[in-house]
RNA sequence: AAAGGCAAACCCGCCGCAAGGCGGAGACGCAAAGCCACGGGACCCACGCGGUCGGCCGGGCUACCGAA
Repeated sequence: AAAGGCAAACCCGCCGCAAGGCGGAGACGCAAAGCCACGGGACCCACGCGGUCGGCCGGGCUACCGAA
């Protein structure tokens, strides 16, 4: 370089009290936007020995194509 990958918001269906999750559709973006709640942070709650977010930052583990 080329090929290929993921998929924000909005909309639809289902689940959840909620944050939010899963599927469809859709592309704002992403070179780890692959995985892990370990530290920080944000958020929800039925306030608990509770929960959500990995597309907020750090850390850990793993990894495709090509160049050198």